[in-house]
Predicted 3D model of a 72-nucleotide RNA (transfer RNA) from a Candidatus Uhrbacteria bacterium. Taxonomically the source falls in Candidatus Uhriibacteriota (Bacteria, Bacteria candidate phyla). The prediction has a mean pLDDT of 83.

RNA sequence: UCGGGGGUAGCUCAGCGGCAGAGCAGUUGGCUGUUAACCAAUUGGUCGUGGGUUCGAUCCCCACCCCCCGAG
Numbered sequence: 001u002c003g004g005g006g007g008u009a010g011c012u013c014a015g016c017g018g019c020a021g022a023g024c025a026g027u028u029g030g031c032u033g034u035u036a037a038c039c040a041a042u043u044g045g046u047c048g049u050g051g052g053u054u055c056g057a058u059c060c061c062c063a064c065c066c067c068c069c070g071a072g
Base pairs, nucleotide, nucleotide: 001071002070003069004068005067006066007065010024011023012022013021018055026042027041028040029039030038048064049063050062051061052060
C1' cells in the first nucleotide's frame, strides 16, 4: 500500500430500513446467624466519526479513524 472481517450498555455479544436488546456486572429489596449462592425489581447507549440516500438508517452508499486476519 491492497483485500477481507470487526467497532452497539462497564464486559461478552445479538439486532431480515419502522420505539435499541440478551447474558454477566452494578443498584435496591427478599432469603440466610453472616458471606456466597438463589429469587424479584431496577439503572445504564452521541449504535467509532463526518457526510449521502430515504417519509424513516445500528442496518444501504461514500470518506476517514481504530482493532484483527491475509497478500505484497